[in-house]
RNA sequence: UAUCCGAAAAGGCAAACUCUCUGAAAGGGGAGGACGCAAAGCUACGGGCCUAAGGACAAAAGGGAGGAGUCUAAGGCAGCCGGGUCGCCGAA
Numbered sequence: 001u002a003u004c005c006g007a008a009a010a011g012g013c014a015a016a017c018u019c020u021c022u023g024a025a026a027g028g029g030g031a032g033g034a035c036g037c038a039a040a041g042c043u044a045c046g047g048g049c050c051u052a053a054g055g056a057c058a059a060a061a062g063g064g065a066g067g068a069g070u071c072u073a074a075g076g077c078a079g080c081c082g083g084g085u086c087g088c089c090g091a092a
Stems, first nucleotide, its partner, number of pairs: 005090002012037002017032006035079001041085003045082003048077003054072004
């Protein structure tokens, strides 16, 4: 000194779950709560995953009730991986 690296300390974030708000859902916001995290900061750019309101196709039984498929992101996930970008501390 901090590209790499990750000891310590300070500080930071917060999974599951609960309550609440929001959303068609996935999910998200807030409060509590800590499994974990050195980028668990930010960014949907590549891959992946989740959802399917709307749309497309299929179906349409049949007296009534009940029940009903496939595909699709313009919706999401940064705590799935990679990329981009910014950044705290300073032992080996």
The RNA shown here (c-di-GMP-I riboswitch aptamer) has 92 nucleotides and comes from an uncultured bacterium. The coordinates come from a structure-prediction model, not an experiment, and the mean pLDDT is 83.